[in-house]
């Protein structure tokens, strides 16, 4: 301070983070297409495709004031023959100016094409302006026109006339030209002057006219237009140079007229532009040549800007004008509407030949996704030609057509709550559309009518007047009044008219994104920009209401930028995410140390010029705003020139010594090369001792040995390695290098002067070195050992193991050139605390010392400050802080691959795409889970032990098979004696069959009637139809209402064991009674998290103790709870009896002392003591106690897992049924049976069976009940009834046990299944299909195969009782006591758990990921015998049209000559150069190709298991060898390997 006003992000990888890093959106814009919708008006725009072809009609003429000619129609006289008029007009011709402008296009051009600045002393310029000077006198033609010939036309020839500002001599003419000279001046071929030679112009038209003259035309003057010749000028234009101006190096070399010079042509003009000659140059990594692709440019999108993209319309330049290729003419073209020739293509044709070029305007056809009228007008503005009017103008100015774009307006405005109808939604109350409409009350944009009405017009012309100039009232200039002239257009605009009337859509509402709910559909149909959505409750599909967002327009697509700092100049990076070349040595180039000078090239100011116009800004005006336009400013960040400055940086000079090197002395090192020697140890040969084995393995076998191995002892061969020392010890630039010694040899390092004087650092290309494997030629070969051969292992084993074994490993000599060639860290310089080790070589103290301390410089470790960093981790050896140079990176796969190319004997190297896919791949760290990693610890988890289950017969569940039905449900553990604590009917949900339809059950509303009992017919029963008895309770006006409960009616409902347990609750199982799961504040970290909760102990426990960046604190566990074990108090009938009396008996008195019942209490706490243990916590032992360390036993289940289980308990959203999926019935089914499994029972026998007899429980049930005594029946049971609502009565007998007795090892005196009679109960009823009893029958089965269960003490194991259901049915369940054991060393292995750790590609979490071949689809690719069709080099014929040169014997007006001829031109002819053609031979980019090769991609195909954990052989790298296949094995390298142990460092104390 007028032209300063500006930067914004999201979503997606992950179980969650950081971070890298890609893809996607949001915004602007457009000459735009499409797709729904569409009033009005201004202002702009409008073939982006076939520079593909064109029908028709327009776009360039015009001058009669340059010439000669010169009609007709209609008009007028006529004597009918014609005349005049039209008219010197029309028109064509000569001639003269224009046509080289305008208007179109963008093909080609990558170049002085363009943008910029400059040069031209190398030039040129019609028409304009202004100066100087002239315009004298002749000649000869010619088209028009007339005749005539040819041609279908097009046209074209011959004769004859004629004019001119057409054409030509001739005169005159100036430094205008040219030659030589002079002289001033400057910057080359410049400019001014001059001398002497030469050649060289010209036209004439119109107006007017006073004096002279006249053939009466005119001469002549004069005015003007024209013309010649010169001078500036001014526009225009040519050339020429400096910068800038695309992509590909997978295009690196190119050039012969190529660079150059002398010398000519040629042009306005320089110039290899051309030509002879002469020299060999010249470009090129700073990118030549070559491909490809494009017009260049003000500007225009977009951005904060700095880029990036663009080059429509406007506007400047260029290039083209059906394709090539040449010239004429002319100031000015090689010429869009000119010629001439070749080519193609279209037309016309008499077939002989002609024609034509819309990339002007409009219009057509085609291409296309796509782009307008075959308007009006020359009223304006420009142009052209005329003196002028005027003409001509598809430039222009207007109008049509199009929402293609910007901009304004309208589609009404105000009131209006019964919150209408109506649509949706609902939790049925109700909300929402919505003041929205409807109704009143107004308003007039703009549409419709009526009237009126422009700006744009200013000239020119005429009329008429003044002034000027003139002799002149001609012309001509200047002025004043009048007339005249409008395409758009009766449009703009104004004013009146009458009415809310005719004018609202699109797209979107999962997130990003602003905006929700219904209903449909069910991984279908679809949708999608990214991420996703859709498998029955979709705000994400479709429709619906509602909403939101924009508005005559809204989406969509497509294309730029932006966001993207995602190509980083502003403003990015390379240890592990993409990136450091495997290492040096050096070229070019980049960059450089100090102090002086002098320069000004960079640089930094200042002035000029020049950066058009528009366009962007900014100010101010004009259309009612506004778009739009109009003026004036301001910017144009840049180029040239020019005058300062001099501090850095360059540049010259001089100077320095600190960087660098040089000389000396010393010492270390596996630094290289070469030759030599040495001893262990394999092996192999010889001998000798020996004998039967020996070697291998996880075991084993192939193998070697009785022909004598192995083993051992002597000798001797040979060939490679070089034990110990040995070491994050040493060298070496990397790779890499280790026995001794000698020779040649690099390099680094300390010291300690001296010299040199920036010599330096990097280093694109280059060029050298480079592990193993490999290849090649000769060698050698002991061990090793890819290939191979065998044996083993396996499901296979092309493998891991073993036995053998070949290239090779070794040597020399040439290749090869890559590796996890890593410190995953290019080089070099400074600079930024420290500590502690190694190792070389010094220095000071001070020594007896190799000690010890302080220190200096090289390497070399390890840990740390700041700082860095996504984190891991670097941290004076940086990944810190900075500069210099080098190389590299830009999502993942395709892939270091194809294709060029280079380089190699090969393998192969080096360099390096693209198509197609994908939304991610990725580092780093976090939490879990897992690992055939680790540590620690637990648990009948294994060991130890008892008992069993798989074998059998039954019994019972499942599976699976039958059936009309065998109703569902549960499925590893955790489903299968589970829902079922009890299917003959009922249950019953299944089946077949009769049957009902407000219903079997629930509310309401009507009508009858109480309820309810008896009863008959029918039918299988439900049911149906009949008859009969019989009225009750409250209230009350006495009419009746009322409640219950019955029947009958309408319809609102009712019903569903019908689906979805993956919509749900509510419970329920498991992990697990395991011990853990969490917050709060605090700290730490960018975060996800972490600490707390890790650690040291110690527990049955995250019990407790102690320590600590943790301090606390919830749920969990432990205690409170219940039963049990001891006691003690109260009570003492139905219990009990010690004493006393009594019985057949605790039968009775009697008593509450035990027992026991039940209520309350007590008691146990590591409390006490030793030991240990950290002075703990706690453990260990012990006393004492009825119990000791939670006494046993229940009960209680943390935050969660498993979409676990249940929709058939129950409740419940949704959904489906509704004379049927609901109910009633009556029969059948769930009870079936070739088989499978699970769970029990019963055995298989003497620890037993059988008979006899004799004891002891406990904890329960009983009145629709248990039911005693007695009778009866072998017996189930019957008869029958006493006693009990039960500590009384009963069920009830306990069994096992014990004592007697028999059986005597056997399919039995085991063992009971199965079957045949015969019964009982129970019930309406045992046929399917019940239990029990007696007789009789007597199967399997002699202890159980892999497997596999349970139990750690009052347990197992074994015996018996009792319950719940239940009419009746139990080997199941749930309880309840008798009797009663054996082991546990211990934690290695097997399960499962807890904690710490480590690895990881897992996270649906290992039942995880994945990787290859094969097979199938489908995509795009490479190669490919060939094949099309195209660019394009090179050679070589051939050569139109033409320009130029050469002839020019044929022809010929002008001038010359008397003339004959000449000058000079034409024709024609040659020859140069060449366009289009052809031959041949090569590049090169594209199509298509039989078969082929790999790659992408695809819900569920195949064979395996390579990778991740130690991934079951760690794994990857490089190479060579194999193998379905992933990969195996061999060298050599790497840690981006787990694990143990040890070493050696470092850090605290």
């Nucleotide at each position: 301070u007028a032209a300063g006003u500006g930067g914004a992000g999201a979503g997606u990888u992950u179980g969650a983070u950081c971070c890298u890093g890609g893809c996607u959106c949001a915004g602007a814009a457009c000459g735009a297409a499409c797709g729904c919708u569409g009033g009005c008006g201004g202002c702009g725009u409008g073939c982006c495709u076939a520079a593909c072809a064109c029908a028709u009609g327009c776009a360039a003429g015009u001058c009669g004031a340059a010439c000669g000619u010169g009609a007709a129609a209609g008009g007028g006289c006529u004597u009918c023959g014609g005349c005049c008029u039209g008219a010197g007009u029309a028109a064509a011709g000569u001639g003269g100016c224009g046509c080289a402008c305008g208007g179109g296009u963008g093909a080609g051009u990558a170049a002085c094409g363009c943008g910029u600045g400059g040069g031209u002393a190398a030039u040129c310029u019609g028409c304009c302006u202004c100066c100087g000077g002239g315009c004298g006198g002749g000649g000869g033609a010619u088209a028009a026109c007339g005749g005539g010939u040819c041609g279908a036309a097009a046209g074209a020839c011959c004769c004859g006339c004629u004019a001119a500002u057409a054409c030509c001599g001739c005169a005159u003419a100036a430094g205008a030209c040219c030659a030589c000279g002079g002289c001033c001046u400057c910057g080359a071929g410049g400019g001014g002057u001059u001398g002497u030679g030469g050649g060289a112009a010209a036209a004439g038209g119109u107006g007017g006219g006073g004096a002279u003259c006249u053939u009466c035309g005119g001469a002549c003057c004069u005015a003007u237009c024209a013309c010649c010749u010169g001078g500036a000028g001014a526009u225009g234009a040519g050339c020429c140079c400096g910068c800038g101006u695309g992509c590909c190096a997978u295009u690196a070399g190119g050039u012969a007229g190529u660079u150059g010079g002398c010398g000519g042509g040629g042009u306005a003009a320089u110039g290899g532009c051309c030509c002879a000659c002469c020299a060999a140059g010249c470009c090129g990594a700073a990118g030549a040549u070559g491909g490809c692709u494009a017009g260049c440019u003000g500007g225009u999108c977009u951005g904060a800007g700095a880029g990036g993209a663009u080059g429509a319309u406007c506007a400047g330049c260029c290039a083209c004008a059906c394709u090539g290729g040449a010239a004429c003419u002319g100031a000015g073209a090689c010429a869009c509407g000119g010629u001439c020739c070749a080519g193609a293509c279209u037309c016309c044709u008499a077939c002989g030949g002609g024609a034509g070029g819309c990339a002007g305007c409009a219009g057509u056809g085609g291409g296309g996704a796509a782009u307008a009228u075959u308007g009006c007008g020359c009223a304006a503005u420009g142009g052209g030609g005329g003196a002028a009017a005027c003409c001509c103008u598809g430039a222009c100015g207007c109008a049509g057509c199009a929402a293609c774009g910007c901009c304004g307006c309208g589609u009404g405005u105000g009131u209006g709550a019964u919150g209408a109808a109506g649509g949706c939604c609902u939790u049925c109350g109700g909300g929402u559309c919505g003041u929205a409409a409807a109704g009143c009350a107004c308003u007039g944009u703009g549409a419709g009518g009526u009237g009126g009405a422009a700006c744009g017009a200013g000239c020119c012309g005429c009329c008429g007047g003044g002034g000027g100039c003139u002799a002149a009232u001609a012309c001509c200039c200047u002025u004043c009044g009048g007339c005249c002239c409008g395409a758009c257009g009766g449009u703009a605009c104004c004013a009146c008219c009458a009415g809310a009337g005719g004018a609202a859509g699109c797209a979107c509402c999962g997130g990003c994104u602003a905006a929700c709910c219904c209903u449909g559909u069910g991984c279908c149909a679809g949708c999608a920009g990214c991420c996703g959505c859709g498998g029955u409750a979709a705000u994400a599909c479709a429709g619906g209401g509602g909403g939101u967002g924009c508005a005559a327009g809204c989406g969509u697509u497509g294309u730029u930028c932006g966001g993207a700092a995602u190509u980083a100049u502003u403003g990015g990076g390379c240890g592990u995410a993409a990136a450091g070349c495997g290492c040096g040595u050096g070229u070019a180039g980049g960059c450089g140390g100090a102090c002086c000078a002098u320069u000004a090239a960079g640089u930094c100011u200042g002035g000029u010029g020049u950066g058009a116009a528009a366009u962007c800004c900014c100010u101010c005006g004009g259309c009612u705003u506004a778009a739009c336009c109009g003026a004036g400013g301001a910017c144009g960040u840049g180029c040239a020139u020019u005058g300062g400055a001099u501090a850095c940086u360059g540049g010259u000079g001089g100077u320095c010594u600190u960087g660098a090197g040089u000389c000396c002395u010393g010492g270390a090192g596996a630094g290289g090369g070469u030759a030599g020697c040495g001893g262990a140890a394999u092996u192999c040969c010889c001998a000798g001792u020996g004998u039967a084995g020996a070697g291998g393995u996880g075991a084993a076998a192939u193998u070697c040995g009785u022909a004598g191995a192995u083993a051992u002892u002597g000798g001797g061969a040979g060939g490679a390695a070089c034990a110990c020392c040995g070491g994050u010890g040493g060298c070496g630039a990397a790779g890499g290098c280790g026995g001794c010694u000698a020779c040649c040899u690099g390099g680094a390092c300390a010291g300690u002067g001296a010299c040199u004087g920036a010599c330096g650092c990097u280093g694109a290309g280059a060029c050298g070195c480079g592990a193993a494997a490999g290849c090649a030629u000769g060698g050698g070969u002991a061990g090793c050992a890819a290939a191979c051969a065998g044996g083993a292992u396996u499901a296979g084993a092309u493998a891991c193991c073993c036995u053998g074994g070949u290239a090779g490993u070794c040597c020399a000599u040439g290749c090869c050139g890559u590796a996890a060639a890593c410190g995953a860290u290019g080089g070099g310089u400074g600079c930024u605390a420290g500590u502690u080790g190694g190792u070389g070589c010094g220095g000071g103290u001070a020594u007896u010392g190799a000690c010890c301390c302080c220190u200096g410089c090289g390497c070399u470790g390890a840990c740390g400050a700041a700082g860095c960093u996504a984190a891991c981790g670097c941290g004076u050896u940086a990944a810190g802080c900075a500069c210099c140079c080098c190389g590299c990176c830009u999502g993942g796969g395709g892939a270091g691959u194809a294709c060029g190319g280079c380089c190699g004997c090969a393998a192969g190297g080096c360099u390096a795409a693209a198509a197609c896919u994908c939304a991610a791949a990725g580092g780093a760290a976090u939490u879990g889970a897992c690992g055939g990693g680790g540590g620690c610890c637990c648990g009948c988890a294994c060991a130890a032990g008892c008992a069993g289950u798989g074998g059998a017969g039954c019994a019972u569940g499942u599976g699976g098979a039958u059936u009309a039905a065998u109703u569902c449900g549960a499925c590893g553990c955790a489903a299968c004696g589970c829902g079922c604590a009890g299917a003959a009917c009922c249950u019953u949900a299944c089946c077949u069959g009769g049957u009902c339809u407000u219903g079997a059950c629930a509310u309401c509303c009507c009508a009858g009637g109480a309820a309810u009992c008896c009863u008959g017919c029918u039918g299988a029963g439900a049911g149906g139809u009949g008859g009969g008895a019989g009225u009750g309770c409250c209230c009350u006006u006495c009419g009746g209402g009322g409640a219950g409960c019955c029947u009958g009616g309408a319809g609102a409902c009712a019903g569903g064991u019908g689906c979805u347990g993956c919509a749900u609750g509510g419970c329920u199982g498991u992990c697990g009674u395991c011990a853990g799961c969490u917050c709060g504040u605090g700290u730490c970290g960018u975060g996800a998290g972490a600490u707390g909760u890790u650690g040291g102990g110690u527990u049955a426990a995250g019990u407790c103790c102690c320590g600590c960046a943790a301090c606390g604190a919830g749920c969990g566990c432990a205690a409170c709870c219940c039963c049990u074990g001891c006691c003690u108090u109260u009570a003492g009938u139905u219990g009990c009896c010690a004493g006393c009396a009594u019985u057949g008996a605790g039968u009775u008195g009697g008593g509450c002392a035990c027992u026991c019942u039940a209520a309350a209490g007590g008691g146990a706490c590591u409390g006490c003591c030793g030991g240990u243990g950290u002075c703990a916590a706690g453990c260990c032992g012990g006393a004492g106690g009825a119990a000791g360390g939670u006494g046993g036993g229940g009960a209680u289940g943390a935050c969660g897992u498993c979409a676990a289980g249940u929709c058939c308990u129950c409740a419940u959203g949704g959904c489906c049924c509704u004379u049927a999926c609901g109910a009633c019935c009556a029969g059948g089914g769930c009870c079936u049976c070739a088989c499978a499994c699970g769970u029990g029972c019963u055995a298989c026998a003497a620890u037993g069976g059988c008979c006899g007899g004799u004891a002891c429980a406990a904890a329960g049930g009983g009145u629709c009940g248990c039911g005693a005594u007695a009778c009866c029946g072998u017996g189930a049971g019957g008869u029958g009834g006493a006693g009990c609502c039960a500590a009384u009565c009963c069920c009830a007998a306990a069994a096992a046990a014990c004592c007697g007795g028999u059986c005597u090892c056997a399919g039995u005196u085991c063992g009971g299944a199965u079957u045949g009679g015969a019964g009982u109960c129970u019930g309406c009823a045992a046929c399917u299909c019940g239990a029990c009893u007696c007789c009789a029958u007597g199967a399997a089965g002699u202890c159980g195969g892999a497997a596999u269960u349970g139990c750690u003490a009052g347990u197992a194991a074994u015996c018996g009782c009792g319950g719940a259901u239940c009419a009746g049915c139990a080997u199941g369940c749930c309880g309840c006591g008798g009797u009663g054991a054996a082991u546990a060393c211990g934690u290695u292995c097997c399960c499962g758990g807890g904690c710490c750790u480590u690895g990881u590609a897992c996270a649906c979490a290992c039942c995880g990921c994945c990787c290859g071949u094969c097979a199938c689809a489908c995509c795009a690719u490479g190669g490919g015998a060939g094949u099309u069709g195209g660019u394009u080099g090179g050679a070589c014929c051939a050569g139109a049209a033409g320009u130029c040169g050469c002839c020019g014997u044929g022809c010929u007006a002008a001038c010359c000559g008397c003339a004959a001829g000449g000058a000079g031109g034409c024709a024609g002819g040659c020859g140069c150069c060449c366009a289009a053609g052809g031959u041949c031979u090569g590049a090169u980019g594209a199509g298509c190709g039989a078969c082929u090769g790999g790659g992408g991609u695809g819900a569920a195909g195949u064979c395996g298991u390579a990778a991740c954990a130690a991934g079951g052989u760690a794994g990857c790298c490089g190479u060579a060898g194999g193998g379905g296949a992933a990969c195996c094995u061999g060298c050599g390298g790497c840690u981006g390997g787990a694990u143990c142990a040890c070493c050696u460092c470092c850090u605290u104390u």
Molecule: small-subunit ribosomal RNA
Organism: Myxococcota bacterium